Predicted 3D model of a 350-nucleotide part of an RNA (small-subunit ribosomal RNA, central domain) from an uncultured bacterium.
[in-house]
Context: one part of a larger RNA
């Protein structure tokens, strides 16, 4: 390589959009490129294989056949694929009417709490711990009442609840805006799926410029603990955390499970919608549909487990793996302000 694989053993790109490419529903006509069959020519000889012959046999030599799976020309076949034409509606999409939602962006507003500050009451402690001490406090703290400032986050509701492609999203209101779902029809007529490159989005930390800074808190300082304690505990505390704009592009970016489609026992919950039964209504119950959970059969699996939200049975396309260490390192390329990211070896060794 042919293969075999990718939940946990090595292996699904963090996620999407999309170029080339690959692949693609039903009916029909044409064509005959792929595909299949026949014929002719060619496919040197030797070798290999089969049947014979010659050296006493064998090796060896030798005659004939077969083979040479290929190529070219030509004559046919037309199911499937391709190509061209015509049509269809089950895929996909558009429209009409509804529904739910922490989906995204901007602006404004609100209350609780922490801290600070001003004033009142009030007096000797407060704070902290396993115990303490550092620390704060007679210049009046802690506690308590009232006024004010400022920043950040939104208790209860809250739910294996909801929304989003993923990252993620949670006080309230307004505006702008994306997607999904349901029901019944109408319309377009395969417009689909996947997607190398590419492009965009992408937690936290980090970086640049300018703001902001209540709480928390790397670094740092002090107090303890300890044999030591560059820690765990305590008292402080700066970047940062917040905002705007621009970078970075990584995570156990996890369901450690790529996307799309079809098919394959049941049972129980829950969210959104639609319809029915009975009913005054609510509640109840049944059917159906889109999610989201718990069990479980067949099947699968090394086992654990998965089991219509598959890791079952299949199809299409992409990505990735190929013993451990060396190493996600070196070198080079590309990207970045940097930090670094991405691509990614070998020697050597077991």
């Nucleotide at each position: 390589c042919u293969g075999g694989g990718c939940g946990u053993a090595a292996a699904g790109c963090g996620c999407a959009c999309g170029u080339a490419g690959g692949u693609g529903g039903c009916u029909u006509u044409g064509u005959c490129a792929g595909u299949c069959g026949g014929a002719u020519g060619u496919g040197a000889a030797a070798u290999c294989c089969c049947c014979g012959g010659g050296c006493u046999u064998a090796a060896c030599c030798u005659g004939g056949g077969a083979a040479u799976u290929g190529c070219a020309u030509u004559c046919g076949a037309u199911a499937c694929u391709g190509c061209a034409g015509a049509g269809c509606u089950a895929g996909a999409g558009u429209c009409u009417g509804g529904u739910a939602g922490a989906g995204g962006g901007u602006a404004g507003c609100g209350g609780a709490a922490u801290u600070c500050u001003c004033g009142g009451u009030g007096u000797a402690g407060c704070g902290g711990u396993g115990a303490a001490a550092u620390g704060c406090g007679u210049a009046g703290a802690u506690a308590u009442c009232g006024g004010g400032a400022g920043g950040a986050a939104c208790a209860u509701c809250a739910g294996u609840g909801g929304c989003g492609a993923a990252g993620g999203c949670g006080g309230c209101u307004a505006c702008c805006u994306g997607g999904a779902c349901c029901a019944a029809g109408a319309c377009u007529g395969a417009c689909g799926c996947u997607g190398a490159g590419g492009u965009g989005c992408g937690a936290a930390a980090g970086c640049g410029u300018g703001g902001g800074g209540a709480g928390c808190a790397a670094a740092c300082a002090g107090g303890a603990u300890u044999a030591g304690a560059u820690a765990c505990c305590c008292u402080g505390g700066u970047a940062g955390u917040c905002c705007a704009c621009g970078c970075c592009g990584u995570a156990a970016a996890c369901g450690a499970u790529g996307u799309c489609a079809a098919c394959u026992a049941g049972c129980c919950g829950u969210u959104g919608g639609a319809g029915g039964u009975a009913u005054u209504a609510a509640a109840a119950u049944c059917u159906u549909u889109a999610g989201u959970g718990g069990c479980g059969c067949a099947g699968c699996u090394a086992a654990c487990g998965c089991a219509a939200u598959a890791a079952g049975u299949u199809g299409a396309c992409c990505g990735c793996c190929u013993g451990g260490g060396g190493a996600g390192u070196a070198c080079g390329g590309c990207c970045g302000c940097a930090a670094g990211g991405u691509u990614g070896a070998a020697a050597c060794u077991c």
Its Rfam family is "Bacterial small subunit ribosomal RNA".